[in-house]
RNA sequence: UAUGGAGAGUUUGAUCCUGGCUCAGGAUGAACGCUGGCGGUAUGCUUAACACAUGCAAGUCGAACGAAAAUUGAAAAAUUUUAGUGGCGAACGGGUGAGUAACGCGUGAGAAUCUGCCUCAAGGAGGAGGAUAACAGUAGGAAUGCAAGUUCCUUGUGUCGAAAGAUCUGCUAAUACUCCGUAUGCCGAAAGGUGAAAGGAUUGAUUUUCAAUCUGCCUAGAGAAGAGCUCGCGUCUGAUUAGCUAGUUGGUAAGGUAAUGGCUUACCAAGGCGAUGAUCAGUAGCUGGUCUGAGAGGAUGAUCAGCCACACUGGGACUGAGAUACGGCCCAGACUCCUACGGGAGGCAGCAGUGGGGAAUAUUGGACAAUGGGCGAAAGCCUGAUCCAGCAAUGCCGCGUGAGUGAUGAAGGCCUUAGGGUUGUAAAGCUCUUUUACCCGGGAUGAUAAUGACAGUACCGGGAGAAUAAGCUCCGGCUAACUUCGUGCCAGCAGCCGCGGUAAUACGAGGGGAGCUAGCGUUGUUCGGAAUUACUGGGCGUAAAGCGCGCGUAGGCGGUUUUUUAAGUCAGAGGUGAAAGCCCGGGGCUCAACCCCGGAAUAGCCUUUGAAACUGGAAAACUAGAAUCUUGGAGAGGUGAGUGGAAUUCCGAGUGUAGAGGUGAAAUUCGUAGAUAUUCGGAGGAACACCAGUGGCGAAGGCGGCUCACUGGCCCGAUACUGACGCUGAGGCACGAAAGCGUGGGGAGCAAACAGGAUUAGAUACCCUGGUAGUCCACGCCCUAAACGAUGUCAACUGGUUGUUGGGUCUUCACUGACUCAGUAACGAAGCUAACGCGUGAAGUUGACCGCCUGGGGAGUACGGCCGCAAGGUUGAAACUCAAAGGAAUUGACGGGGACCCGCACAAGCGGUGGAUGAUGUGGUUUAAUUCGAUGCAACGCGAAAAACCUUACCCACCUUUGACAUGUACGGAAUUCGCCAGAGAUGGCUUAGUGCUCGAAAGAGAGCCGUAACACAGGUGCUGCAUGGCUGUCGUCAGCUCGUGUCGUGAGAUGUUGGGUUAAGUCCCGCAACGAGCGCAACCCUUGUUUUUAGUUGCCAUCAUUAAGUUGGGCACUCUAAAGAGACUGCCGGUGAUAAGCCGGAGGAAGGUAAGGAUGACGUCAAGUCAGCAUGCCCCUUAUAUCCUGGGCUACACACGUGCUACAAUGGCGGUGACAGUGGGCAGCUACUUCGCGAGGAGAAGCUAAUCCCAAAAAACCGUCUCAGUUCGGAUUGCACUCUGCAACUCGAGUGCAUGAAGUUGGAAUCGCUAGUAAUCGUGGAUCAGCAUGCCACGGUGAAUACGUUCCCGGGCCUUGUACACACCGCCCGUCACACCAUGGGAGUUGGUUCUACCCGAAGGCGCUGCGCUGACCGCAAGGAGGCA
Repeated sequence: UAUGGAGAGUUUGAUCCUGGCUCAGGAUGAACGCUGGCGGUAUGCUUAACACAUGCAAGUCGAACGAAAAUUGAAAAAUUUUAGUGGCGAACGGGUGAGUAACGCGUGAGAAUCUGCCUCAAGGAGGAGGAUAACAGUAGGAAUGCAAGUUCCUUGUGUCGAAAGAUCUGCUAAUACUCCGUAUGCCGAAAGGUGAAAGGAUUGAUUUUCAAUCUGCCUAGAGAAGAGCUCGCGUCUGAUUAGCUAGUUGGUAAGGUAAUGGCUUACCAAGGCGAUGAUCAGUAGCUGGUCUGAGAGGAUGAUCAGCCACACUGGGACUGAGAUACGGCCCAGACUCCUACGGGAGGCAGCAGUGGGGAAUAUUGGACAAUGGGCGAAAGCCUGAUCCAGCAAUGCCGCGUGAGUGAUGAAGGCCUUAGGGUUGUAAAGCUCUUUUACCCGGGAUGAUAAUGACAGUACCGGGAGAAUAAGCUCCGGCUAACUUCGUGCCAGCAGCCGCGGUAAUACGAGGGGAGCUAGCGUUGUUCGGAAUUACUGGGCGUAAAGCGCGCGUAGGCGGUUUUUUAAGUCAGAGGUGAAAGCCCGGGGCUCAACCCCGGAAUAGCCUUUGAAACUGGAAAACUAGAAUCUUGGAGAGGUGAGUGGAAUUCCGAGUGUAGAGGUGAAAUUCGUAGAUAUUCGGAGGAACACCAGUGGCGAAGGCGGCUCACUGGCCCGAUACUGACGCUGAGGCACGAAAGCGUGGGGAGCAAACAGGAUUAGAUACCCUGGUAGUCCACGCCCUAAACGAUGUCAACUGGUUGUUGGGUCUUCACUGACUCAGUAACGAAGCUAACGCGUGAAGUUGACCGCCUGGGGAGUACGGCCGCAAGGUUGAAACUCAAAGGAAUUGACGGGGACCCGCACAAGCGGUGGAUGAUGUGGUUUAAUUCGAUGCAACGCGAAAAACCUUACCCACCUUUGACAUGUACGGAAUUCGCCAGAGAUGGCUUAGUGCUCGAAAGAGAGCCGUAACACAGGUGCUGCAUGGCUGUCGUCAGCUCGUGUCGUGAGAUGUUGGGUUAAGUCCCGCAACGAGCGCAACCCUUGUUUUUAGUUGCCAUCAUUAAGUUGGGCACUCUAAAGAGACUGCCGGUGAUAAGCCGGAGGAAGGUAAGGAUGACGUCAAGUCAGCAUGCCCCUUAUAUCCUGGGCUACACACGUGCUACAAUGGCGGUGACAGUGGGCAGCUACUUCGCGAGGAGAAGCUAAUCCCAAAAAACCGUCUCAGUUCGGAUUGCACUCUGCAACUCGAGUGCAUGAAGUUGGAAUCGCUAGUAAUCGUGGAUCAGCAUGCCACGGUGAAUACGUUCCCGGGCCUUGUACACACCGCCCGUCACACCAUGGGAGUUGGUUCUACCCGAAGGCGCUGCGCUGACCGCAAGGAGGCA
């Protein structure tokens, strides 16, 4: 000495970056919405420079002048007032910001000027004159008056006019005007010329007059202050405005002005300005300052102050010291007003006020008391300047709306899990106070002797009483503050992101809360945040951004040394930088705002003194930059000319015969007129195989056979020479692939367009056959490319490694090695980067210069300019619209991407479905109702393991209303029970019997039950499975899904979990920045397969006895039963593998590599399914959406689909014989056995609560017959007659017998299941159930075929790759069209404005010329003259 810098939301599934949009802050002359107590102080038409009614805003002086009137007075006279002459003022003060991009303003200088009043100092003020207004007369009217006459009409008063105003005659004064004389002065070289004046008042003497004082006048000088002029510097945007200029630039001369000057004129010269932006266009008063900002800056120019400009619009002068004059004049114009129509009047951007415009901005107030201004000698007068008051929360500042106490946490409100919580010490109550407001009284400063509008104001004292005084916004995040109800993508909100589709902290309301507070929000504008224009302080490989490339002008920058200079630079001093403001320190209003005083500060500009390092200038030198000579070298560098071989095509000839060609497959096409193939010969054009290379050259584009000629650049080495000659480069110029254009050639092959053939839904394409421009050459244009290294040029510095091209030095036996210069590649340290990546050839670290960028789209578009023959190129916007667009990387998902693997996924097989009949479910349709749900896989013989009533939820009809069911209260009654009537029943009415249990002596009480009454409530298969719990399906029994710590990465994330093997398996092994762990896998559980032990009835029977019979005795060995054990682990052997994990084979074993089957379902996905199983939030119904009941319906039937049954037959049908299972079930039951019936079944009837009795017959099997037919197949349909169950069999059950005998002869496209005791086939049992399975769940019998393999289809796993997908390919996304016309553009047209050029007319006015007319002062006796006016 300095006090000073904050971020957030939004792109994504997530991340980092880039980048825009938005917010939080401050400010305001503000406006709007809601609200409003007081005071102080400031501010108040930002719009229509729109138009203005009315009043006021500039007058004053009698001490310049004459006159008139009034008053006083006896008079003289005095006083007062004033129209006029005259003087001064009116150029200040006040308003506004239209114009102006300018010497207008700011700042600093300057010389060729003027100045009333004021100050200082000097001198003077002599003589003379004629007018003029006022006034008087004349005169005047539509009004008024007068006179005359008259009853009235009317007439006269003899300048004009309606008015404004003008006119005639006469009279008069001055500090008005004129002349003469004089004077410093001015002009001139001189002579000479030019050229002033005014008095008034007071006092005193004396009253002809004089003196003093004051004041005024004239001349010249100085000052102060003011004004005019000139110059340096500064002062907005646009280049889609690049050239502008004729008095233009300068000179000479003259004029003009207060003064310089092309200011004006004549002549002469041809200049002047401009990329450091002229000219043009747009916008704008400038400044001190104000707001913001850390600052640098940015925005702004209200109030206050300085300057400028303007005064209805435009032009003009006059007067004056000063004006080209806001409240003066003249003219033109527009507008307004008056009028007798002939003519006149006016200018609020002064103060009030009015209309209008507008979102919007005040009183037609008081006073000159103060401050200041004009006039005056003064008193004083005037002053809408000013001081005050009024209105407005418009801003800033201050104060208040009470303080203490007060729990039972009152009432009320709101929420609630119903307990409570909260509003809340808040209120009430009690005790206090009185700021403000109100009432009463006193009462200033502002004034200095007087004078106070403000104002009885500020202030002071007293009084009563909590009395007179709180709102606004917000509460999803940003952003402090949360709940209930209503609403239901509606109504609405919204600054951005975004809320709202039935549980909205986001809409509306209530409660509660947060913030600010006499205000609070919203809107507009501006700065900030925004480092988002980056001077401070940004970037350009991929995000926006390096010109295609070079040469080079201006400009910018520039090597080493010395001397000098002092422009830049630095330091000192002086001047200026108005005041106010900001800052600091004091002081005054009670504080503050506000005001006063002092100080500090102030960029810059000017003057001056000094320093000399650096930059610049000047001079001299140097050699490291640069260039030159020179020795060598490499090369598709360029231009021209010549020349070569291979190949294609074509032509001729020969051989030769039926095809060739082409494709995924074909066809168009060519070919018997001889193609293709092959041989020979010829023609012509274009391109140059191999060499050949991340090789070479070139500025880039680009350059490739060979030879020659000409020619540019580069590299290495070494000496010499020049001596900074350099780098970059706006404009400019040259070059610039391909395509394209013009003229003329050329034309083999190829090939846009075009034609044909295919492909395809189409195919204006991809494929094929042809084919023209073009491709080639010469000349001339075009000038663009992903012209890319998406990387401007030059220079310096900063670790390395490996290749390769061209030179060189040293070295070695050796092109062997080392080093070095110039290129060209790969990898990488540090460093950089958002990351990817770059990395001595930088995207590293620095310097110089140029170009370019500033959200996406619109758009590289439109218009304009330039270029071009055209095509087009170049330069290059806006309206409008969005909240993103984008870069890099991450995890997923996806791919008609890749690698690997698995699954009845395909393939190989077996059997089905799809065709038929009927069954069953669904859709659809129908219906009073056909209740509801399930809808790709993963709904459809599903919920339903049983719809005739019931079920039942649906429909119709008849009823009930505390209810069919639960709890509570009161009253009555035991409960219970026989029967009758009405009714379809529910229900209603009548009636019989009856008195229990526990306690208690009794009275009575209690429990339970029934009924009645009124309320709380019940009830709901009503809604929402997208509010839920629970349960379930599915991917999928697929092998996956994660975590901790560590490590890597800015981060999302990665690693682990990837890799090599292996497995059914993220199973295991090895390796590895990972090491471990969890949920899954596996195992543990159940059943089956072997066996041991124990046990032996109802089971079993080898041995013994016995019987019709394991019937009985006996036995428990066997079978079996059911409890506990054993058994299998790649354990053993061989091979293989990596000495691993494992795999292959073998042995043993009942069983071998998971022995078989089951149960078991990770993290999660599908808002999957279910509110109708159950539970449950919210909503809805409550004489009904509840409840009861009769009947009906869920069973309908043109049709479509799914699932199963039976079949179509001989692997079969029918008949016969009558062998062999296992699981189960049974008392409201299974039922042996006997008997009747053809049969379903009936009647009797034993046993069994079951290893005991029963269901119970197993069926396929076997034998016989039928012999390929709509049949002895098939059984639908229908008729008749029955059986059973049941209250009931019509709608609508099952079964039996007889009769009837439909479709169907193996099933289109398509599609399903299954890998072994499996498929296929055969029967059996059970649940539900009164009765009713072709369904479902179980059980056993018989018992196959096939798997080469993983190309393909489907699903899945892991790794990798691309991605503009993330609701994740059922993704994303492009264009046309329909409709409209908001924006933009076009548009037949219509209209306004601005500007330029040429020409015509032309007011007032200025200057000049000319003459008619008029004429007071001067001259003159006069005539007339001089001069003046118009």
This is a predicted structure of a 1430-nucleotide RNA (small-subunit ribosomal RNA) from Gloeochaete wittrockiana. Its mean pLDDT, the model's own confidence on a scale to 100, is 81. The organism belongs to Gloeochaete, within Eukaryota.